Source information
Model confidence (mean pLDDT): 84 of 100. A computed fold for a 724-nucleotide part of an RNA from Halalkalicoccus sp. NIPERK01, annotated as large-subunit ribosomal RNA, domain II. Rfam family: Archaeal large subunit ribosomal RNA.

Context: one part of a larger RNA
RNA sequence: ACCAGGGAGUGUACCUGUUUGGCGAGCCUAACCCGAGAACCGGGGAAGGCGUAGGGAAACCGACAUGGCCGCAGUCUUACGACGAGGGCCGCCGUGUUCAAGCGCGGGGAGUCAGACGGGUACGACCCGAAACCGGACGAUCUAUGCGCAUGCAAGGUGAAGCGUGCCGAAAGGCACGUGGAGGCCUGUUAGGGUUGGUGUCUUACAAUACCCUCCCGUGAUUUGCGUAUAGGGGUGAAAGGCCCAUCGAGUCCGGAAACAGCUGGUUCCAGUCGAAACAUGUCGAAGCAUGACCUCUCCCGAGGUAGUUCGUGGGGUAGAGCGACCGAUUGGGGGACCGCACUCCGAGAGGAGUGCGCCCCCCUGUCAAACUCCGAACCUACGGACGCCGUCGACGGAGGGAAUCCGGUGUGCCGGGGUAAGCCUGUGCACCGUGAGGGAGACAACCCAGAGCCGGGUUAAGGUCCCCAAGUGUGAGCUAAGUGCGAUUGAAGGUGGUCGCAAGCCCUAGACAGCCGGGAGGUGAGCUUAGAAGCAGCUACCCUCUAAGAAAAGCGUAACAGCUUACCGGCCGAGGUUUGCGGCGCCGAAAAUGAUCGGGGCUCAAGUUCACCACCGAGACCUGGCCGUGCGCCUCACAGCGCAAUCGUGUAGACUGGCACUCCGGUCGGAUGGAAGCUCGGGCGAGAGCUCGCGUGGACCGAUCGGUGACGAAAAUCCUGGU
Numbered sequence: 001a002c003c004a005g006g007g008a009g010u011g012u013a014c015c016u017g018u019u020u021g022g023c024g025a026g027c028c029u030a031a032c033c034c035g036a037g038a039a040c041c042g043g044g045g046a047a048g049g050c051g052u053a054g055g056g057a058a059a060c061c062g063a064c065a066u067g068g069c070c071g072c073a074g075u076c077u078u079a080c081g082a083c084g085a086g087g088g089c090c091g092c093c094g095u096g097u098u099c100a101a102g103c104g105c106g107g108g109g110a111g112u113c114a115g116a117c118g119g120g121u122a123c124g125a126c127c128c129g130a131a132a133c134c135g136g137a138c139g140a141u142c143u144a145u146g147c148g149c150a151u152g153c154a155a156g157g158u159g160a161a162g163c164g165u166g167c168c169g170a171a172a173g174g175c176a177c178g179u180g181g182a183g184g185c186c187u188g189u190u191a192g193g194g195u196u197g198g199u200g201u202c203u204u205a206c207a208a209u210a211c212c213c214u215c216c217c218g219u220g221a222u223u224u225g226c227g228u229a230u231a232g233g234g235g236u237g238a239a240a241g242g243c244c245c246a247u248c249g250a251g252u253c254c255g256g257a258a259a260c261a262g263c264u265g266g267u268u269c270c271a272g273u274c275g276a277a278a279c280a281u282g283u284c285g286a287a288g289c290a291u292g293a294c295c296u297c298u299c300c301c302g303a304g305g306u307a308g309u310u311c312g313u314g315g316g317g318u319a320g321a322g323c324g325a326c327c328g329a330u331u332g333g334g335g336g337a338c339c340g341c342a343c344u345c346c347g348a349g350a351g352g353a354g355u356g357c358g359c360c361c362c363c364c365u366g367u368c369a370a371a372c373u374c375c376g377a378a379c380c381u382a383c384g385g386a387c388g389c390c391g392u393c394g395a396c397g398g399a400g401g402g403a404a405u406c407c408g409g410u411g412u413g414c415c416g417g418g419g420u421a422a423g424c425c426u427g428u429g430c431a432c433c434g435u436g437a438g439g440g441a442g443a444c445a446a447c448c449c450a451g452a453g454c455c456g457g458g459u460u461a462a463g464g465u466c467c468c469c470a471a472g473u474g475u476g477a478g479c480u481a482a483g484u485g486c487g488a489u490u491g492a493a494g495g496u497g498g499u500c501g502c503a504a505g506c507c508c509u510a511g512a513c514a515g516c517c518g519g520g521a522g523g524u525g526a527g528c529u530u531a532g533a534a535g536c537a538g539c540u541a542c543c544c545u546c547u548a549a550g551a552a553a554a555g556c557g558u559a560a561c562a563g564c565u566u567a568c569c570g571g572c573c574g575a576g577g578u579u580u581g582c583g584g585c586g587c588c589g590a591a592a593a594u595g596a597u598c599g600g601g602g603c604u605c606a607a608g609u610u611c612a613c614c615a616c617c618g619a620g621a622c623c624u625g626g627c628c629g630u631g632c633g634c635c636u637c638a639c640a641g642c643g644c645a646a647u648c649g650u651g652u653a654g655a656c657u658g659g660c661a662c663u664c665c666g667g668u669c670g671g672a673u674g675g676a677a678g679c680u681c682g683g684g685c686g687a688g689a690g691c692u693c694g695c696g697u698g699g700a701c702c703g704a705u706c707g708g709u710g711a712c713g714a715a716a717a718u719c720c721u722g723g724u
Stems, first nucleotide, its partner, number of pairs: 001724006011123013026050003032044004054061002064091001067090004074083003092107006126266002129263001133256006144230007152222001153220001155187003158183001162179007192217003197213002200211002232248001234244003269659006279292005295402006304390003308387009320375001321373002328368002332364005339358008408433006415427004438449003453627007463617003466601003472614001474613006485603002494588003498585010515572005521545003526540003551566001554565003628649002630645005660713001662710001664708008678697002681694005
C1' cells in the first nucleotide's frame, strides 16, 4: 500500500413540545402484600403526586354553571338573509395598590397516566486523541558524590631542602665542588585512564554513540575492584539543568481514569419539499456561548397586504457652491486715524516734522475649510391617493417545536474613511461566489452569456468563422511597416521633417520655394580709442550718393590689411511653396536572472487596426415532442384514473416528509433432500436504496405479510486486528 473483518447519538432520571391510546373534574399508583408464586401475569395497596382559584411580601380576602353586540367555518334559506361551536369587542366579578381615579394579575371547567418521537439538563453521554495532575509502590547491578577495605602506575630527564669537603670572612654568613633525591615537575603507544581535531569512515551501521588517524594525562584534586550510604519536588552535581538502569526543566510501574479538552480528525442506505448565516447586542468575550436578525415545521386568526412606478404633503444639510452671511485661515497694491518701536532732521529742552515696521479700518485684487454656512441638489425617508403585483387554493398578522450561523470573499457605484501603494486595512448600496452546474475568457470561485427534473429535435446568447477547431482565406472604404499588433494580462514624463488627414495665416505665371549663374558698389580706412582698429577687440553714431540691389555690416578669417560667405538685387528654371494649430496609426524613451513564444502554427491591400454591411458557427438559455416528480382541482375504497401550472423543478449548513435493507420476537400464510441458506456467473424489473429469475456449487434450513425490537447499513478517523 491493498483486501477482509471490526469501528462512532446509547441507557437511566427529570423537564419540555408533538402525536397515539385510556379515563375525565378528575387522573395515576409507589414501596409493599396476596394468589401453592419463580423474571412475568392477575388481584389489592391513593400514602403521595399533578389538576380542580386566584390575588397579595404578608396578614388576609376570595371569582361570570352567561348579560349585550359582532362574526369565520358550518347549517338552513325565497341565495335577500337567519342561526352561528370555537373566536372577537363590551359589560360584570375576585384580589393587590389605593383618598379617589386608574392600573397589574386572575375569572364563563381540561386535566392526568402510559407508549413513541423531537429537544434540553445531569451523568464517560456520538467515537478516538493529549501534554499534564494526584496517590502508593519499585529502583544508585547504569550513572553522580561520600565513606571503608584493597589495587595498578616500563624506562629516562631535571636536580629543591638537608648534609659533607674546600676556599673566603672578625662574625653573621657567602661561594665552589660533591652528596642527596623533592615535585598536583618534564619526555613517554609502559600498564592504565581520557577523548582535541579530521566537522574523515559509518549513518535500514560492526555498534540505539562504533571504526581509523591525530591528540591529552600518566605519583596524583590519580586509576581500578569489592562493600556501603544518599530516592523523586527528592538525591547527587569542580554546575552542563548534568546524572539518578538506552527514560530526566522533575525517574519508572500500577492506580484515580472512559481525567478534562470552547481544539484536530472521523461519524456508515435511497429519494422528495423548502432553504440559510458569516450581522447586531452582551459576555475574563474574541477558535466559545446566549438572545435577536435570517431558515424550517405545526397550529391559530380571517381580509387585506405593499418589494415597483407615479402624484401630493412633510423631514434631512451631504455633493456642489459661497464667504461684501458668520467663524477661522489667506496674496499683492493703494489710502487713513490712534497707539507702540527704530532711525533721520530741527530744537537748550519740552516737543515737532518725516521715513520704515507692527496693530486697526476702508478701497481694489488673489485664495481656502471634516469638526465654517447666506445657500443647496441627486438621493433617502414618513403619511395619503392612483396604477401594478400578491391574497379566501388563506396573503398580512399571531403562538409554539427544531435548527444552522456569529473566521466570509470578489466585482461594481462621479458612494466613502486611512494609506505612497498593495491580491492592503476599514465602512456602505447592489450583484455574484460561498450554496451554482452549462457556454465563452489558453488554463482561471466570484469577468461576459446563462439559473440545470429525464431522453430527443431545432434556434440563438456571450464569443467567434486561415489550420489545430464548428463556422467567411466574406463584401466595400481607409490606416499601420513598427511583427506595432493578432480583443481583457500595463507601459510614463518627455521627444519625433515616420506616415496619413483636418483647419488657418502668408508668398506665388507681374514667376513663389529650393538650386545654379552674375552683381553685392562709392563718400570711406565713418568718428573715437589704439602700436595698429581698414564692416567684423572696444565706445559713439548708424548718415549720404549711384542704383535693379548692396548693412557706418549677420558669420568665418588677418598682427592689421587681404580673402570667403550672408543679407539685398538681377538672370536661368516653371507650379505650387512656407508657417502655425489640431487629430489618426506608428517610432524612441523600454533593464533580470535555465529557452523562447500572440494558446501554438503562423499572419503584412492581414489572419493587425478603424468604419459600414451580409452570411454562418456556437450553451443544459429559448422553441418543440415524449416521460417523471411536486402542488392544486374533479372523481374515487384507493396512492388507480382525468385535468390545470406563462407566473412549479439548482442548492452547502439545516428543518420537514416518504421509502429500501439487516437482527431477533409475536400473529397470519407459505417454501425446502424431487435440494434451504450461502457462494460464483448470467438474465430481467425499479429513479434509487434494492428486488427477482436461471445454470452451477453447496448440503439443511428459509421466506412473504401485519405488528414489535435493536450492539441495524462503512471509503476515509497518520482508525483497530489479521492476511498478502
Taxonomically the source falls in Halalkalicoccus (Archaea, Halobacteria, Halobacteriales, Halalkalicoccaceae). The RNAcentral record of the full RNA draws on ENA.